[in-house]
Context: one part of a larger RNA
RNA sequence: GGAUGAACGCUGGCGGCGUGCCUAAUACAUGCAAGUCGAACGGGAGAGCUUGCUCUCUAGUGGCGAACGGGUGAGUAACACGUGGGUAACCUGCCUUUCAGUUGGGGAUACCUAGAGGAAACUUUAGCUAAUACCGAAUACGAAUUUCUCUCGCAUGAGAGUUGUUUGAAAGGGGCUUUUGCCUCGCUGAUAGAUGGACCCGCGGCAUAUUAGCUAGUUGGUGAGAUAACAGCCCACCAAGGCGAGGAUAUGUAGCCGAUCUGAGAGGAUGACCGGCCACAAUGGGACUGAGACACGGCCCAUACUCCUACGGGAGGCAGCAGUAGGGAGUUUUCGGCAAUGGGGGAAACCCUGACCGAGCAACGCCGCGUGAGCGAUGAAGGUCUUUUGAUUGUAAAGCUCUGUUAUAAAGGAUAAAUUGCAGGCUCAGGUAAUGGGGUCUGCUUGAUAGUACUUUGUCAGAAAGUCACGGCUAACUACGUGCCAGCAGCCGCGGUAAUACGUAGGUGACAAGCGUUAUCC
Numbered sequence: 001g002g003a004u005g006a007a008c009g010c011u012g013g014c015g016g017c018g019u020g021c022c023u024a025a026u027a028c029a030u031g032c033a034a035g036u037c038g039a040a041c042g043g044g045a046g047a048g049c050u051u052g053c054u055c056u057c058u059a060g061u062g063g064c065g066a067a068c069g070g071g072u073g074a075g076u077a078a079c080a081c082g083u084g085g086g087u088a089a090c091c092u093g094c095c096u097u098u099c100a101g102u103u104g105g106g107g108a109u110a111c112c113u114a115g116a117g118g119a120a121a122c123u124u125u126a127g128c129u130a131a132u133a134c135c136g137a138a139u140a141c142g143a144a145u146u147u148c149u150c151u152c153g154c155a156u157g158a159g160a161g162u163u164g165u166u167u168g169a170a171a172g173g174g175g176c177u178u179u180u181g182c183c184u185c186g187c188u189g190a191u192a193g194a195u196g197g198a199c200c201c202g203c204g205g206c207a208u209a210u211u212a213g214c215u216a217g218u219u220g221g222u223g224a225g226a227u228a229a230c231a232g233c234c235c236a237c238c239a240a241g242g243c244g245a246g247g248a249u250a251u252g253u254a255g256c257c258g259a260u261c262u263g264a265g266a267g268g269a270u271g272a273c274c275g276g277c278c279a280c281a282a283u284g285g286g287a288c289u290g291a292g293a294c295a296c297g298g299c300c301c302a303u304a305c306u307c308c309u310a311c312g313g314g315a316g317g318c319a320g321c322a323g324u325a326g327g328g329a330g331u332u333u334u335c336g337g338c339a340a341u342g343g344g345g346g347a348a349a350c351c352c353u354g355a356c357c358g359a360g361c362a363a364c365g366c367c368g369c370g371u372g373a374g375c376g377a378u379g380a381a382g383g384u385c386u387u388u389u390g391a392u393u394g395u396a397a398a399g400c401u402c403u404g405u406u407a408u409a410a411a412g413g414a415u416a417a418a419u420u421g422c423a424g425g426c427u428c429a430g431g432u433a434a435u436g437g438g439g440u441c442u443g444c445u446u447g448a449u450a451g452u453a454c455u456u457u458g459u460c461a462g463a464a465a466g467u468c469a470c471g472g473c474u475a476a477c478u479a480c481g482u483g484c485c486a487g488c489a490g491c492c493g494c495g496g497u498a499a500u501a502c503g504u505a506g507g508u509g510a511c512a513a514g515c516g517u518u519a520u521c522c
Stems, first nucleotide, its partner, number of pairs: 001522004006518005013369006019362002021327001026325003030322003035064003040061002043058007071280003081204007090197002095193002098190005103137001105135002112127006142167004148161005172185005206252003213243003218240006225233001255277004259270004282303005305316004333359001335358003341355001342353004372402004382393004406463001407459006416449001421444008466511005471492003477506005487494002
């Protein structure tokens, strides 16, 4: 000199864009943060009337989602991360491509009804009923496994053909036609892709040797098991190996990276915000469901803590958004909206979304603007200094003439909106046709921010400057007070009676809505 997620002191006009618990991964009151589908299903309630239809709502069964999104950095020195490869050792819901199918049956159960227990949480007995819930059967080009043959490779092997065995469906919903049909959303088996993941390997990035030896599932083999899959991953048996001064092991510290800061660079330091990966969800352990979790707002167990209790027993988990207490030098609103973007569900309308978009608070940072401009000498008054003449503050003020950025008042007033849906028209492909599908045009409809930004007009110089320094380094000096006292200080050093170094005043210098100090990095 530069930098900061900063803090402190003094001061403080506005706008734009960012940023905002670095400490206690401490404890949490309250509200919200994950639902949706009635076009899967039976029931219930309500409304409308045309009195047998339509609409609305929904506790339950069922489907999809809840594994995303959001938070934090405790742990982790590790294939966690970065980079480059490998899988002939793997999986992949929704989506896309292509092929084939969607036949015929069965038994339950929640809700509900009737009882029982309990303070509650909730539990339990009997009975009834439905499905795209559940279970057999048929079919099976394909898949798995087996026999044989061929081709190829990178070692285990891979691919193609063939033989035998085994293996699946929702008969569903909606619309249009009334014909034995069509359209659409689904469902099932396969196929290829895309996406997402899993595993393995080379290399790379830290401190200590005042840590030198470490290791029994340890290292390897055979067999069995487990897994999507390889493997001591697990187990039985067998062998005695494996790592290490090129630093094993141990201890300490730490999420890693893209990047950020600095520097001419090489380097050094850092890992806030934004993006990628990983890990975690009061602490420890475990599995279930599922395409995917060993699951922040799921389950079970143990522990600590908090709360309710009729003392028998129950409930909870903000490292989601706000907010509270505590800690601390120190870090915001218990705000608005789903209008946009994105996500979940749904055929859609739509619903949900503290993701997100916005507003609020904070000079915390960066950038921009303003606090007026021109003329104005009697060089006014006052202050300060003085050799008592004057010098300086100083064109500074007053005064005159202007301007109106900002401010203030009024009027007008956006962009962000593209869609979707509905109504109507045109058109394309396929159909006997109708719904339906693709494209396109017109109209209607959608804004939290916000009557905001912005524009115009009116009015007023009115409402807006401080902070630090002035001995040298280092730009900027005098007077008074004090008298090694009070004090200053980054270093050298000032202060013991004329202190340009302390305190005050005048003046001056620097930066400026900031200035200075402290802390940390280069």
Model confidence (mean pLDDT): 83 of 100. A computed fold for a 522-nucleotide part of an RNA from an uncultured Bacilli bacterium, annotated as small-subunit ribosomal RNA, 5' domain. It matches the Rfam family "Bacterial small subunit ribosomal RNA". Its family is annotated with ribosome and structural constituent of ribosome in the Gene Ontology. It was read from a public genome assembly.